[in-house]
This is a predicted structure of a 1394-nucleotide RNA (small-subunit ribosomal RNA) from an uncultured prokaryote. The coordinates come from a structure-prediction model, not an experiment, and the mean pLDDT is 86. The sequence is in RNAcentral, with records from ENA.
RNA sequence: AGAGUUUGAUCCUGGCUCAGAUUGAACGCUGGCGGCAUGCUUAACACAUGCAAGUCGAACGGCAGCGCGGGGAGCUUGCUCCCUGGCGGCGAGUGGCGGACGGGUGAGUAACGCGUGGGAAUCUGCCCAGUAGUGGGGGACAACCCGAGGAAACUCGGGCUAAUACCGCAUACGCCCUACGGGGGAAAGCAGGGGAUCUUCGGACCUUGCACUAUUGGAUGAGCCCGCGUCGGAUUAGCUUGUUGGUAGGGUAAUGGCCUACCAAGGCGACGAUCCGUAGCUGGUCUGAGAGGACGAUCAGCCACACUGGGACUGAGACACGGCCCAGACUCCUACGGGAGGCAGCAGUGGGGAAUAUUGGACAAUGGGCGCAAGCCUGAUCCAGCAAUGCCGCGUGUGUGAAGAAGGCCCUAGGGUUGUAAAGCACUUUCAGUUGGGAGGAAAAGCUUAAGGUUAAUACCUUUAAGUGUUGACGUUACCAAUAGAAUAAGCACCGGCUAACUCUGUGCCAGCAGCCGCGGUAAUACAGAGGGUGCGAGCGUUAAUCGGAAUUACUGGGCGUAAAGCGCACGUAGGUGGUUUAUUAAGUCAGAUGUGAAAGCCCCGGGCUCAACCUGGGAACUGCAUUUGAAACUGGUAAGCUAGAGUAUGGUAGAGGUAAGUGGAAUUCCAGGUGUAGCGGUGAAAUGCGUAGAUAUCUGGAGGAACAUCAAUGGCGAAGGCAACUUCCUGGACCAAUACUGACGCUGAGGUGCGAAAGCGUGGGGAGCAGACAGGAUUAGAUACCCGGGUAGUCCACGCCGUAAACGAUGUCAACUAGCCGUUGGGGACUUAGUAUUCUUAGCGGCGAAGCUAACGCGAUAAGUUGACCGCCUGGGGAGUACGGCCGCAAGGUUAAAACUCAAAGGAAUUGACGGGGGCCCGCACAAGCGGUGGAGCAUGUGGUUUAAUUCGAUGCAACGCGAAGAACCUUACCUGGGCUUGACAUCCCGAAAAAGCCCUAGAAAUAGGGAAGGGCUCUCUUUGAGGCUAACACAGGUGCUGCAUGGCGGUCGUCAGCUCGUGUCGUGAGAUGUUGGGAUAAGUCCCGCAACGAGCGCAACCCUCGCCAUUAGUUGCCAGCAUUAAGUUGGGCACUCUAAUGGAACUGCCGGUGUCAAGCCGGAGGAAGGUGGGGAUGACGUCAAGUCCUCAUGGCCCUUAUAGGCAGGGCUACACACGUGCUACAAUGGUCGGUACAGAGGGCAGCGAAGGGGCGACCCCCAGCGAAUCUCGCAAAGCCGAUCUCAGUUCGGAUUGGAGUCUGCAACUCGACUCCAUGAAGUCGGAAUCGCUAGUAAUCGCGGAUCAGCAUGCCGCGGUGAAUACGUUCCCGGGCCUUGUACACACCGCCC
Repeated sequence: AGAGUUUGAUCCUGGCUCAGAUUGAACGCUGGCGGCAUGCUUAACACAUGCAAGUCGAACGGCAGCGCGGGGAGCUUGCUCCCUGGCGGCGAGUGGCGGACGGGUGAGUAACGCGUGGGAAUCUGCCCAGUAGUGGGGGACAACCCGAGGAAACUCGGGCUAAUACCGCAUACGCCCUACGGGGGAAAGCAGGGGAUCUUCGGACCUUGCACUAUUGGAUGAGCCCGCGUCGGAUUAGCUUGUUGGUAGGGUAAUGGCCUACCAAGGCGACGAUCCGUAGCUGGUCUGAGAGGACGAUCAGCCACACUGGGACUGAGACACGGCCCAGACUCCUACGGGAGGCAGCAGUGGGGAAUAUUGGACAAUGGGCGCAAGCCUGAUCCAGCAAUGCCGCGUGUGUGAAGAAGGCCCUAGGGUUGUAAAGCACUUUCAGUUGGGAGGAAAAGCUUAAGGUUAAUACCUUUAAGUGUUGACGUUACCAAUAGAAUAAGCACCGGCUAACUCUGUGCCAGCAGCCGCGGUAAUACAGAGGGUGCGAGCGUUAAUCGGAAUUACUGGGCGUAAAGCGCACGUAGGUGGUUUAUUAAGUCAGAUGUGAAAGCCCCGGGCUCAACCUGGGAACUGCAUUUGAAACUGGUAAGCUAGAGUAUGGUAGAGGUAAGUGGAAUUCCAGGUGUAGCGGUGAAAUGCGUAGAUAUCUGGAGGAACAUCAAUGGCGAAGGCAACUUCCUGGACCAAUACUGACGCUGAGGUGCGAAAGCGUGGGGAGCAGACAGGAUUAGAUACCCGGGUAGUCCACGCCGUAAACGAUGUCAACUAGCCGUUGGGGACUUAGUAUUCUUAGCGGCGAAGCUAACGCGAUAAGUUGACCGCCUGGGGAGUACGGCCGCAAGGUUAAAACUCAAAGGAAUUGACGGGGGCCCGCACAAGCGGUGGAGCAUGUGGUUUAAUUCGAUGCAACGCGAAGAACCUUACCUGGGCUUGACAUCCCGAAAAAGCCCUAGAAAUAGGGAAGGGCUCUCUUUGAGGCUAACACAGGUGCUGCAUGGCGGUCGUCAGCUCGUGUCGUGAGAUGUUGGGAUAAGUCCCGCAACGAGCGCAACCCUCGCCAUUAGUUGCCAGCAUUAAGUUGGGCACUCUAAUGGAACUGCCGGUGUCAAGCCGGAGGAAGGUGGGGAUGACGUCAAGUCCUCAUGGCCCUUAUAGGCAGGGCUACACACGUGCUACAAUGGUCGGUACAGAGGGCAGCGAAGGGGCGACCCCCAGCGAAUCUCGCAAAGCCGAUCUCAGUUCGGAUUGGAGUCUGCAACUCGACUCCAUGAAGUCGGAAUCGCUAGUAAUCGCGGAUCAGCAUGCCGCGGUGAAUACGUUCCCGGGCCUUGUACACACCGCCC
């Protein structure tokens, strides 16, 4: 010191949460020792029991009990009883002092209660100092004795008696009262000692000490008064009658309405009275950098209280915790008549509660009460006990030790890790245990001696010194030594990010976790366990609470245009604040001094416990208050001035500023009349409506209400709301110019007052148009809407209410300062070429823009800049501007204004995408223009569905459906049924024996099982070894089983669309932007120009293949111009041509004209085989679709292992009410049938293609030549052309279906092949809505070949033949590209949201 969390990402605002410190804590797990602290925060709830305040015989009368002494009696001669105040002493009593301290608690109290600083009208026992005294008398009452009552507590009557008890008298320096004459009031003795004198022998007397009286002063303590400070609420605004003051009196220790009488009518309050709630206050404690905030345990000061309420008595002091009286509640005793009690003292009990200790020891120390003292009392106190409640300290071992042991965990199977950790070896002994020793807390008092003081005194008493001497609860103290042995001693939380620390297994949105964000739906570092790790450590976590972080209430130190936040506007009261000069004052301010600010605590420097915590000495500090002495700049006060602020006067100017009265024209509507006829009106289209009873249209006249076109503007005026025809009266403000005057008169403004759009309300008018409500017509799935035809309040006027608006510039008012440029409205000046031009100035209204500000957008002299003054307002979202209460209102409602609960966001600005029934530009067989189809029929094929033992599986919008499958009768085959096998059909390793394969027979559907014969080998120099087969065992094989949402690879799609990015630079706080946008052009991010960009990459294009032209090379199996020859390029010959197949050339907008920006390019032309990418193909950017495929292959994980593996037979994938996709054949004459006849290309072929010849109507068969093929063969191409026939019909169209007979392939055509012949001759006469392909050698049409393949294409992949039509164009549908705009979307419109 910060971090997490709003978003796809960003900046900001803003809340929530975390990391820190702390606690009188509690709970969970765990727990060795010591020191020092702390320990009912709740029920001021109720209390059993014990103790907590007594003491003095040196005040007194006495003497119950105890002991001693004396006497007596009984006797078991050392015991019992009795008497005796003689002694030690002492229960009860009288008397004195103390029970007002000490100890507890925080209920009450918002107060002179507390804190701080002052004050005057007071008292003060014991203590200190001073002064003066202490003389002389008297009468009682307890105790005691007698008697009485009562259950008890206790009470009553009679009698005796003492005092330091009580009461007079005397005296009165001082004291008190006073009318200044005078008057009044005290006392007590006790103890020790003693030389004279006296004596009733008790003493008197003297002296010392203590005590006593009066008074003065002090000290201490207490009472009273005052200034200032001291919680929250205004949804508490008025309170008060002893109230405020005076006079007189009373009362008190003392002032005072403290009390009483009378008189006056005051006193307090927005600087918060009164009322309500809460609370003991402070030193301080915790936190914080501080300022602050929270708290007020322990310790210390003050206050209050003592079962609850009230009251006084005694006393120096109380209205009294362990005193009294009364009342009340509660508890207890009771003989029912009456009594007793008060733990908020120390322990302890019950109760309450998350929760807080022993019915301990001692007066040894410190302190207190009484006493001369010894001493007694002391739950104050000192100690001990319990509790990890906190703080501090120590320990649980140290060194060495690699075979890196075993075990655990992980693993890529090699290893890694736990880990020098353990074991082992060598040491040590703190702590705890045992044994022994052993400080300090203790100084006094007492006694002895000596020296002082006092005294008549060497007594007594007292002070000092020396000596002596005893006193310890704690305590088995601290501490020290010895002793044995690593021996007695480690846990808790966490490990997704924040936040240090990672893997495996289990689980499968389950169980669970979670402080916030969030994890978990089969590969979870987030759940649970384990291994490992991290943190702290006798503790560790959790919960609760406070401060911090939070500048998140902002004094230090925040904000208000859009995030929450400027009152709708003005006037103005209190308050706050205020120009300039001089003098003065000294309230604020500043400086010095003095007093005070208790101690403890905090801080600094020392000291003592071995250290520390802790304790202790000194200092500093206590930021404050008061008094006093100075200073006089600033603020304030006073006095006197000034004119720059403000205002007044004079002269002008502009204006929808306001109020009232009057006037005007255009238009709508209505009324009357004229002309005129069938419609009008309205809409996207209509209808309702109006109209033949004459509308609409048009003309004339009239009525009435409301609003004022053009001018008109970013214009003017006003505080805002707002203000618009014209005229007049009245009236407010502003501005300009020049002078004169007043002399700070100013600014702001809580409350308050006024104004305040529209709608609405009340009363009375008015009512043309418009128009909520209302009803009608349409639209629609519906349409309580939008549209249309009507229509009432209202809109208008007068008066009175309401008091709110996105009342907005979402920007409070006033003042000062801070670059410019342009426009416009009002006024003034200068200059002038006379243009109302240029320029200066002033007051407004606008547009750009510098600095600066801002989160950005933006603002920018009309500030959101820099400052000052004052006011208002804000503090997460929702709940809610709501409820309750108050005030206002006729009502509607307004204003003021919460909480419970709930969420982790809500929000602002900007960015990139995506989207829009937003915009602009452009492209594509996208539409349009055309040609031919599909959708209707029959069949083929695929799919869905259904069925089935099985109909294996996958593909499902485009981008699944003649798809995987380039070919399911068996096989394939993954599915079903049946019967069989288990190291396996296949791979590696290993053991043993043996050649292996093959053949025959039997059983069986086969797999397989059994038997038989034959054979006895190959390689090598030799032994092994190896190849192949068999048997056995262990590892393992195997899986078309699951997950394509764990994956690789592959191909699909957007899309052959023109895009997708990077480096450096620049801009921006940033996400990002720029480049890639713009102007042109292009098929193209293709090219040119421009430009804070300059370059580059992947795509485009080109390079590759093929077709089209030419050349070169090469001529066999190809070709034949010329020569020869033949039936035939058949042969000789030739390689010119064709062709073949290798290499080159050729095309580049190169040339010309036009156009275009002198460009890129475009248009036209020439030449050329080909012209603007020449045609076709291959080639598919960054990415999208969790798109497809685990059944091509590969592969992680999971699953099966006599089965989900492997082998066999048969069946199934070929089913069939139906639905869809893709095709074939047709419906005919541009045709069918028959006959004749012409012309291809590209391919295939040895388990093959198969010529010629022969057979069969035919499928095909027989035989065999040639050919591994430019040679032989498949192999007659078909449409076409020529001729004939059919003549519009379910036909000489069409061929489905079915019967019969065959051919071929193949172990095998039943389920379930293709083909042939004969016979049969179905639907169908051009196809609804809808929909597909195609832009040229294309569509359409015609045949041919190939892959797969034993056989089986209407499918697929190729080949050539014939060979069109149309494109005006880009409005619309679909898809795509670029720019721009809006967005509350980002899973991105199949969104979000109510």